[in-house]
Molecule: SAM riboswitch aptamer (S box leader)
Organism: Merdimmobilis hominis
RNA sequence: ACCUUAUCGAGAGUGAUGGAGGGACUGGCCCGACGAAAUCCGGCAACCUACUGAUGUAAGGUGCUAAAUCCAGAGGAACGAUCCGAAGAUGAGGU
Numbered sequence: 001a002c003c004u005u006a007u008c009g010a011g012a013g014u015g016a017u018g019g020a021g022g023g024a025c026u027g028g029c030c031c032g033a034c035g036a037a038a039u040c041c042g043g044c045a046a047c048c049u050a051c052u053g054a055u056g057u058a059a060g061g062u063g064c065u066a067a068a069u070c071c072a073g074a075g076g077a078a079c080g081a082u083c084c085g086a087a088g089a090u091g092a093g094g095u
Base pairs, nucleotide, nucleotide: 001095002094003093004092005091006090007089008088013041015040016039017038021031022030023029025073026072027071028070042065043064044063046062047061048060049058050057051056069087075084076083077082
């Protein structure tokens, strides 16, 4: 990098440094000097893992810590609401 598969309406900061961006992309709509990204610390507990008869506990690996994956997207079903799905993210496995 690609493939397979599961999940994505739960949960989590009145911290330090930093100093203008950020929410994948496009269009919206938002967040941001009442302090964005990033790093550290703290926290959460989705998957793996360990323990447990089980509920669950732990927090080692990864992940996450505004808003439903913030909303919509190519295509399909439906009068419509909506659903499937696409795209994306994350885990596990494989090439």